Overview
Predicted 3D model of a 172-nucleotide RNA (glmS glucosamine-6-phosphate activated ribozyme aptamer) from Oceanobacillus bengalensis. It matches the Rfam family "glmS glucosamine-6-phosphate activated ribozyme aptamer". From the family's description: This entry contains a glucosamine-6-phosphate activated ribozyme that is found in the mRNA for GlmS. GlmS is an enzyme that uses fructose-6-phosphate and glutamine to generate glucosamine-6-phosphate. The ribozyme catalyses self cleavage of the glmS mRNA that is thought to regulate GlmS activity. Rfam links the family to the GO terms regulation of gene expression and catalytic activity. It was read from a public genome assembly, where an Rfam model found it. Taxonomically the source falls in Oceanobacillus (Bacteria, Bacillati, Caryophanales, Bacillaceae).
RNA sequence: GUUCAACUUAAAGCGCCAGAACUAUUUUCGUUCGAAAAGGAGAAAUAGUUGACGAGGUGGAGGUCAUCGAAUAUUUCGGCGGAUACCUCCCGAUUGAACAUCUCAGUCGUUUACGUUUUAUUCUAAAACAAUAAGGUGACUUAUUGGACAAAGGGAUAAAAUAAGAUGUCAU
Numbered sequence: 001g002u003u004c005a006a007c008u009u010a011a012a013g014c015g016c017c018a019g020a021a022c023u024a025u026u027u028u029c030g031u032u033c034g035a036a037a038a039g040g041a042g043a044a045a046u047a048g049u050u051g052a053c054g055a056g057g058u059g060g061a062g063g064u065c066a067u068c069g070a071a072u073a074u075u076u077c078g079g080c081g082g083a084u085a086c087c088u089c090c091c092g093a094u095u096g097a098a099c100a101u102c103u104c105a106g107u108c109g110u111u112u113a114c115g116u117u118u119u120a121u122u123c124u125a126a127a128a129c130a131a132u133a134a135g136g137u138g139a140c141u142u143a144u145u146g147g148a149c150a151a152a153g154g155g156a157u158a159a160a161a162u163a164a165g166a167u168g169u170c171a172u
Base pairs, nucleotide, nucleotide: 014081015080016079017078019077020050021049022048023047024046025045026044031041032040033039053069054068055067059090060089061088062087063086091109092108093107094106095105096104098169099168100167101166102165103164115162116161117160118159119158120157121156122155123154124153129146130145131144132143133142134141135140
């Protein structure tokens, strides 16, 4: 140094890199440019670099092409793996205007705690950019400072609309 096994740590725009692009070194080739040489381009080998900016999000099982926007938008391409999304079922919570049980309908997920729908107001980014520093031959990497700009979802407030059936009990 490599391989195998075990243990530990590390995550969700998360991890990895056989395509691709770029960088360096080494020759080789006599393909190409060149009157020729030198040289340039190209090719090969080896070793590297790049390969998603945050917001949001986990009851269980199965299935499946897993939400939202940002950008001086060329690779945030392409590939592999994973993933809190979504659908169905199950379990549980909650609302249906006295209580309990069952059914039905709706909304959710253990933080499920004034039901649901619609409307209005309000709250909640980082990169990029600019400047600077450090590392590296280089491609590039890391960090600091400065001033910004979203959408979905969720929270809060207000208004309007709207929600059962059966049985039993209590009270009048």